[in-house]
Context: one part of a larger RNA
């Protein structure tokens, strides 16, 4: 070197499970709850099964009687029509006494005494007599009727898993009769209201330097933005979701903002006067751009904050936004030539569908209508997740599942070095004196690649994590042992630097620890890398599944780098690489 047996597990990112953690799916599935929308179940009325009788009560209708007051005017005139006489020994008038009504004037009724009268027509009013009759009206009473409510009572529907007796026969089954007991309730159909996680179907945004948690989500302004236009990011700053019948429109007229001077109350700073004043003022509202020939400040008259339309253009993927001369009609200023289809310009904002409300020379399902759409106008969305999925939706899951993803987290590893460790420059200062024996501030300048991050590049069809145990290897920024310098090095000792990796670097107590305290010791009890070496080498205390509990948090299911007990660690070595022995 080859070949074989035996033997180790360092790697073959070994084998095994299309990763269970995480993240997406307009995935699924349980459970939950004051999530949304049904719904069994429950309840509460109306109805039918379902009837009779007193009382009471309410509308309606009717019967008698009562009732009626602006003012003038005898006086409490309801309206209209007939009407010239109507009542009265079948008891007028006045009286006494009750009773109702009232605007307090009287009206009206019963009894009873009484013994012949008592009213209208004549005056006054829009209307003439309750003298007299007919029909009607308001308001109340009285009777009946009808319809209901409401209490109570009946017995015949109806109940009874009360009772006794039959159905040849054992029956607590059933039927039937007879009694009881309840009773038009109860049950029970049927419709409507309530409530209802009992139950069902669903919902329960998206961006996101992994998620979640905060935070955004449409418009406008301005920087980023790289002198046309655009132009991202959880990039820097502000605004908007309005407002003005003047803060629109047109004529005519004016100039600010500060200053200096000068002047009664009057001051730093009110009005007033003379100067300089390009714009610092002012513009309804951010910020940009404008703007003194004004767009900025007054005053007069007034709706063009106009109806029909619009060549032509600009921006946009598309809906859509924007700018417009001109034409016809109507109108306001202006002498007029003009000028006005809002506001100095960009923000003040919601498509479809549906409804509704004014309007119309359209359509009208045989045919005239009409009901119903069209058309034009106009209203209702913080539909604000703002091109709005529904009229209409929140949460849990460690019991979980399924499709994915290293497009996306957690470990390792890479790439960064801000943090971390080590070195170096300057050398304030401290060291009695003296920067540099020593330590060193504010600064600078490297190296490392052990920490804490950033970053998301392999791995999610799997790369097992912390810690012990076992075995080690390796750096050197050296803990010891060895050789040197300097010293603030008399000796022992120290302190710092240089050179050195040859060998060495304990045993215990607590604790799941790594670390850290402690106890004994040593020449020392080094920092580090090796997937924080090393689970196909062992362990499995811990973290990180299903039980169960404590606190806290949540209605609630459940949850918590909070605590607790308890909890399946798989592999027979083919290769690479090793160890030992045989052969050639």
């Nucleotide at each position: 070197c080859c070949c074989a047996u035996a033997c180790c597990a360092a790697g073959a990112c070994g084998g095994a499970a299309a990763g269970a953690c995480c993240c997406c799916g307009u995935g699924a599935a349980c459970c939950u709850u004051u999530a949304c929308u049904a719904u069994a179940g429950u309840u509460u009325g109306a109805u039918a099964u379902u009837g009779g009788g007193u009382u009471u009560u309410a509308a309606u209708g009717u019967u008698g009687c009562a009732u009626g007051u602006g003012u003038a005017g005898g006086a409490u005139a309801g309206g209209u029509g007939g009407g010239a006489g109507a009542c009265u020994u079948u008891g007028a008038a006045a009286c006494u006494g009750g009773g109702g009504c009232g605007c307090c004037a009287g009206c009206u009724u019963c009894a009873g005494u009484g013994g012949a009268g008592u009213c209208g027509c004549c005056c006054u009013u829009g209307a003439a007599a309750u003298a007299c009759c007919a029909c009607u009206c308001u308001u109340g009473u009285u009777g009946c009727a009808u319809u209901g409510g409401a209490a109570u009572u009946c017995u015949a529907a109806c109940u009874c898993c009360g009772g006794c007796a039959c159905g040849u026969g054992a029956a607590u089954c059933c039927g039937u009769g007879c009694c009881g007991a309840g009773g038009a309730c109860a049950g029970u159909g049927u419709c409507a209201g309530a409530u209802g996680g009992g139950u069902a179907g669903u919902u329960u945004g998206a961006c996101u330097g992994g998620g979640a948690c905060g935070g955004u989500c449409g418009c406008c302004u301005c920087c980023u933005a790289a002198a046309a236009u655009g132009u991202a990011a959880c990039g820097g700053a502000g605004g908007c979701a309005c407002c003005c019948u003047a803060a629109g429109g047109u004529u005519c007229c004016c100039u600010c903002a500060g200053u200096g001077c000068g002047a009664u109350u009057g001051g730093a700073a009110a009005c007033c006067g003379c100067g300089c004043g390009u714009a610092g003022a002012g513009u309804g509202u951010a910020a940009a751009g404008g703007c003194a020939g004004a767009a900025g400040g007054g005053a007069g008259c007034u709706u063009a904050a106009c109806u029909g339309c619009g060549a032509g253009a600009c921006g946009g993927a598309c809906g859509c936004g924007u700018c417009g001369a001109g034409c016809a009609g109507a109108u306001g200023c202006g002498a007029a030539a003009g000028c006005a289809g809002g506001g100095c310009u960009u923000a003040g904002u919601g498509a479809u569908c549906u409804u509704a409300c004014g309007g119309u020379g359209c359509u009208g399902u045989g045919u005239g209508g009409a009901a119903a759409g069209g058309c034009c106008g106009u209203a209702a969305c913080u539909c604000a997740u703002u091109g709005g999925a529904u009229a209409a939706a929140a949460g849990g899951u460690a019991c979980u599942c399924c499709g994915g993803g290293g497009a996306u987290a957690a470990c390792a590893g890479g790439c960064u070095a801000g943090u971390c460790g080590c070195c170096c420059c300057c050398g304030a200062u401290a060291g009695c004196u003296c920067a540099c024996a020593u330590a060193a501030a504010c600064g600078g300048g490297g190296c490392g690649g052990u920490u804490c991050g950033g970053c998301a590049c392999c791995u999610c069809g799997a790369u097992g994590u912390c810690g012990g145990c076992u075995c080690g290897u390796c750096a050197c920024a050296u803990c010891c042992u060895g050789g040197g310098g300097c010293a603030g090095a008399a000796g022992c000792a120290u302190g710092u630097c240089c050179c050195a990796a040859g060998g060495g670097u304990u045993c215990g107590g607590c604790u799941g620890u790594c670390c850290g305290c402690c106890g004994a010791u040593u020449a020392a009890a080094g920092u580090g890398g090796c997937a924080c070496g090393c689970g196909a080498g062992c362990u499995g205390g811990g973290u990180u599944u299903a039980g169960a509990a404590c606190g806290u948090c949540g209605u609630a299911a459940g949850a918590c780098a909070g605590u607790u007990c308890g909890g399946u660690c798989c592999c027979u070595a083919u290769c690479u690489g090793g160890u030992a022995u045989g052969g050639g």
This is a predicted structure of a 584-nucleotide part of an RNA (large-subunit ribosomal RNA, domain V) from a Candidatus Poribacteria bacterium. The coordinates come from a structure-prediction model, not an experiment, and the mean pLDDT is 84. Rfam family: Bacterial large subunit ribosomal RNA. It was read from a public genome assembly.